[in-house]
RNA sequence: GCCCCUCUAGCUCAAUCGGAAGAGCAGCGGACUUUUAAUCCGCGGGUAGAGAGAUCGAAACUCUCGGGGGGCA
Repeated sequence: GCCCCUCUAGCUCAAUCGGAAGAGCAGCGGACUUUUAAUCCGCGGGUAGAGAGAUCGAAACUCUCGGGGGGCA
C1' cells in the first nucleotide's frame, strides 16, 4: 500500500438479511439472615463508533472518516 472481518448498556453478547432495541453478569432498592455470603423479587441505564445519503420508516442498505483484529505484498 491492497483486501477481508468487526464496532449495540459499565462488561460479554443477541435481535431470523427495513417496522424502531433485549438478555446474562455488574450496579441500585427490597425480602430472607444476628451480620456477611448465597438465594429470591423489583428498578434504572442506549444520540446503536462519528458524520452524511437513499427510504414513509435504519442497529440493519449506500458513501466518507475513525478504533480494533486478520490476510497478502
Transfer RNA from Pseudoclavibacter sp. 13-3, 73 nucleotides, folded computationally. RNAcentral records the identical sequence in 7 taxa. The source organism's lineage runs through Bacteria, Bacillati, Actinomycetota, Micrococcales and Pseudoclavibacter. Its Rfam family is "tRNA". It is annotated as a transfer RNA. The coordinates come from a structure-prediction model, not an experiment, and the mean pLDDT is 82.